Source information: The RNA shown here (transfer RNA) has 72 nucleotides and comes from a Patescibacteria group bacterium. Its Rfam family is "tRNA". By type it is a transfer RNA. The coordinates come from a structure-prediction model, not an experiment, and the mean pLDDT is 82. The source organism's lineage runs through Bacteria and Bacteria candidate phyla.
RNA sequence: GCGCCCAUAGCUUAACGGAUAAAGCAGAAGUCUUCGGAACUUCAGAUGCGGGUUCGAUUCCUGCUGGGCGCG
Repeated sequence: GCGCCCAUAGCUUAACGGAUAAAGCAGAAGUCUUCGGAACUUCAGAUGCGGGUUCGAUUCCUGCUGGGCGCG
RNA backbone atom coordinates (compact mmCIF):
# COMPACT_ATOMS: atom_id res chain seq x y z
C1' G A 1 0.00 0.00 0.00
C1' C A 2 -4.34 -3.61 -1.07
C1' G A 3 -8.44 -6.84 0.64
C1' C A 4 -11.80 -8.58 4.53
C1' C A 5 -14.04 -8.08 9.45
C1' C A 6 -15.32 -5.17 13.85
C1' A A 7 -16.82 -0.37 16.76
C1' U A 8 -23.87 -0.05 21.40
C1' A A 9 -23.40 1.46 29.35
C1' G A 10 -17.13 0.65 33.26
C1' C A 11 -16.93 -4.90 31.05
C1' U A 12 -19.52 -8.93 28.13
C1' U A 13 -23.44 -9.25 24.72
C1' A A 14 -28.88 -8.22 22.42
C1' A A 15 -31.96 -5.06 19.29
C1' C A 16 -36.92 -7.34 10.56
C1' G A 17 -35.55 -0.06 8.76
C1' G A 18 -40.38 1.73 13.21
C1' A A 19 -42.18 2.02 19.70
C1' U A 20 -39.28 4.50 25.85
C1' A A 21 -32.23 1.06 22.58
C1' A A 22 -32.79 -4.75 26.16
C1' A A 23 -30.07 -7.82 29.54
C1' G A 24 -25.94 -10.17 32.68
C1' C A 25 -21.75 -8.65 35.65
C1' A A 26 -19.90 -4.20 37.92
C1' G A 27 -21.70 0.80 40.50
C1' A A 28 -25.36 3.75 43.91
C1' A A 29 -29.62 3.72 47.37
C1' G A 30 -33.08 0.97 50.29
C1' U A 31 -35.21 -3.65 52.92
C1' C A 32 -33.14 -7.67 55.75
C1' U A 33 -28.71 -8.67 59.20
C1' U A 34 -25.30 -7.25 65.55
C1' C A 35 -21.85 -6.20 61.18
C1' G A 36 -20.64 -8.03 56.47
C1' G A 37 -22.13 -11.24 52.63
C1' A A 38 -26.26 -13.45 50.20
C1' A A 39 -31.33 -12.48 48.73
C1' C A 40 -35.10 -8.91 47.23
C1' U A 41 -36.63 -3.81 45.48
C1' U A 42 -35.31 0.66 43.10
C1' C A 43 -31.90 4.08 40.53
C1' A A 44 -28.02 5.94 37.21
C1' G A 45 -25.34 4.69 32.93
C1' A A 46 -24.41 3.61 25.86
C1' U A 47 -25.20 3.53 19.54
C1' G A 48 -16.74 6.06 17.50
C1' C A 49 -16.87 11.03 14.31
C1' G A 50 -18.91 13.58 9.69
C1' G A 51 -22.09 13.31 5.43
C1' G A 52 -26.05 10.70 2.49
C1' U A 53 -30.72 7.51 1.45
C1' U A 54 -35.55 7.18 3.85
C1' C A 55 -41.74 9.51 6.42
C1' G A 56 -38.38 7.05 9.88
C1' A A 57 -31.24 4.70 10.63
C1' U A 58 -28.08 1.08 16.11
C1' U A 59 -29.48 -1.25 11.38
C1' C A 60 -28.59 0.66 4.53
C1' C A 61 -24.60 3.70 1.51
C1' U A 62 -20.10 6.76 1.86
C1' G A 63 -15.63 9.33 3.98
C1' C A 64 -12.63 9.45 8.28
C1' U A 65 -10.72 7.54 13.05
C1' G A 66 -9.44 3.32 15.99
C1' G A 67 -8.81 -2.11 16.42
C1' G A 68 -8.16 -7.25 14.37
C1' C A 69 -6.84 -10.80 10.35
C1' G A 70 -4.68 -11.83 5.61
C1' C A 71 -1.70 -10.43 1.16
C1' G A 72 2.36 -7.73 -0.88